[in-house]
Context: one part of a larger RNA
RNA sequence: UGACGGGGGCUCACACAAGCGGUGGAGGAUGUGGCUUAAUUCGAGUCUACGCGAAGAACCUUAUCCUAGAUUUGACAUGCUUGAGAGUCUCUAUGAAAGUAGAGAGUGCCCUUCGGGGAGCUCUUGCACAGGUGCUGCAUGGCUGUCGUCAGCUCGUGUCGUGAGAUGUCGGGUUAAGUCCCUUAACGAGCGAAACCCUUAUCUCUAGUUGCCAGCGGGUAAUGCCGGGGACUCUAGAGAGACUGCCGGUGUCAAACCGGAGGAAGGUGGGGAUGACGUCAAGUCCUCAUGGCCUUUAUGUCUAGGGCUGCACACGUCCUACAACGGCACGGACAAACGGACGCAAUACCGCGAGGUGGAGCAAAUCCUAAAAACCGUGCCCCAGUUCGGAUUGCAGGCUGCAACUCGCCUGCAUGAAGCCGGAAUCGCUAGUAAUCGCAGGUCAGCAUACUGCGGUGAAUGUGUUCCUGAGCCUUGUACA
Numbered sequence: 001u002g003a004c005g006g007g008g009g010c011u012c013a014c015a016c017a018a019g020c021g022g023u024g025g026a027g028g029a030u031g032u033g034g035c036u037u038a039a040u041u042c043g044a045g046u047c048u049a050c051g052c053g054a055a056g057a058a059c060c061u062u063a064u065c066c067u068a069g070a071u072u073u074g075a076c077a078u079g080c081u082u083g084a085g086a087g088u089c090u091c092u093a094u095g096a097a098a099g100u101a102g103a104g105a106g107u108g109c110c111c112u113u114c115g116g117g118g119a120g121c122u123c124u125u126g127c128a129c130a131g132g133u134g135c136u137g138c139a140u141g142g143c144u145g146u147c148g149u150c151a152g153c154u155c156g157u158g159u160c161g162u163g164a165g166a167u168g169u170c171g172g173g174u175u176a177a178g179u180c181c182c183u184u185a186a187c188g189a190g191c192g193a194a195a196c197c198c199u200u201a202u203c204u205c206u207a208g209u210u211g212c213c214a215g216c217g218g219g220u221a222a223u224g225c226c227g228g229g230g231a232c233u234c235u236a237g238a239g240a241g242a243c244u245g246c247c248g249g250u251g252u253c254a255a256a257c258c259g260g261a262g263g264a265a266g267g268u269g270g271g272g273a274u275g276a277c278g279u280c281a282a283g284u285c286c287u288c289a290u291g292g293c294c295u296u297u298a299u300g301u302c303u304a305g306g307g308c309u310g311c312a313c314a315c316g317u318c319c320u321a322c323a324a325c326g327g328c329a330c331g332g333a334c335a336a337a338c339g340g341a342c343g344c345a346a347u348a349c350c351g352c353g354a355g356g357u358g359g360a361g362c363a364a365a366u367c368c369u370a371a372a373a374a375c376c377g378u379g380c381c382c383c384a385g386u387u388c389g390g391a392u393u394g395c396a397g398g399c400u401g402c403a404a405c406u407c408g409c410c411u412g413c414a415u416g417a418a419g420c421c422g423g424a425a426u427c428g429c430u431a432g433u434a435a436u437c438g439c440a441g442g443u444c445a446g447c448a449u450a451c452u453g454c455g456g457u458g459a460a461u462g463u464g465u466u467c468c469u470g471a472g473c474c475u476u477g478u479a480c481a
Stems, first nucleotide, its partner, number of pairs: 001481002003478003007475007015465002019429005026320008034311002042053002065306007074129001078128003083123003088105007109118003131295002134293003140289002142284003145280001147278001152191006158167003171182003197272004202240007212229002216227003243266001246260005322422001326381007339368002343362002348357003388419001393414007435457007
């Protein structure tokens, strides 16, 4: 100087407390371990692995995953070299395909002294080399996680100390903050904090089409439907606005704190992006790059089929429930954000339905996906393993796709399992949050209970810091470095 302490002091955080909802019990989905297997490819392992890489394993993907069949300058790049031929197209045999063997049609461009030469391309011989999702993340770059959006981490000069180092960065206040003020052998500065950026909440101006419709006129069964209008909503560009600016109190004449006014918004208004020096030899050589090692008729490459989906079991994360704050039936209302041409697809017709036929319109503020759902109204159910719950299974269908057996999704009819609120334990959340409800998108031929977004309804509790956990500063002890 650090690190550690079941040492001390101060402070903070959904850390506890106060509350709300879960997980742990059930069924299912998914990941992991284990077991099994010819193979169940590989990685990730407390927090910081386990709906993670994977924004989607039927083939492909896909891999030194397995079985089998092939191939060797190679699926791909550059250069040299031998020989042949334009390219290209068709066919036959064999085969699961890849491939292997063979036959046929055809003969381009530039120069030409018609002998030939040249460019590019294909095949071929040989050589350099290619190739490797092979190993090492404990050789590395880059990227990422975590402590942590925690308030820290340092430097120059000066001063002190033999020196390692100290001081500054301590102390008194204050803050979300090493934020600011005061004091001060320190004075300044940098990286962080804050601000600058995006978004959201209010207003003004500008602009009105595809958006809007108050007033005027026309029209309809009805609809901004039409003329028109720019007021309003909205869209999207430019501005304004919030700064402890104002008032009172407290405070060291300070920083600041408390209360108030005005205001759409008040003390960082809400949210996002942004992550200091470093820690964990953290993760990744399977994104990419790369040293070394290994491999080179194979650990490269191609192909078919299988596997990654196996199932006594264990764990994580979710979905659906156990019901009356509910279930079912009918009727009625209100979003936001996104996507659409290899696409979204309306009206109509067929089908109980999944879906099919057909195709108006739309490169979209115009058309479409599109029905929002919870909610509201009416009726039935009457507390039951039920009109709860939907697993499982049978049959019949639909869709995508060469192909749904292993192994897709959906529909109808039938079947109707466990489950009556969950032990020890444990997780999230402080406001438009939790809880709850649906919608969209990416991936994608098809496949979403996952992920990423969007809006609808919309609480309870706390204003404390004794304790648990983690963190920061000061201080103390130390057989630790």

This is a predicted structure of a 481-nucleotide part of an RNA (small-subunit ribosomal RNA, 3' major domain) from a metagenome. It matches the Rfam family "Bacterial small subunit ribosomal RNA". Rfam links the family to the GO terms structural constituent of ribosome and ribosome. Its mean pLDDT, the model's own confidence on a scale to 100, is 81. The RNAcentral record of the full RNA draws on SILVA.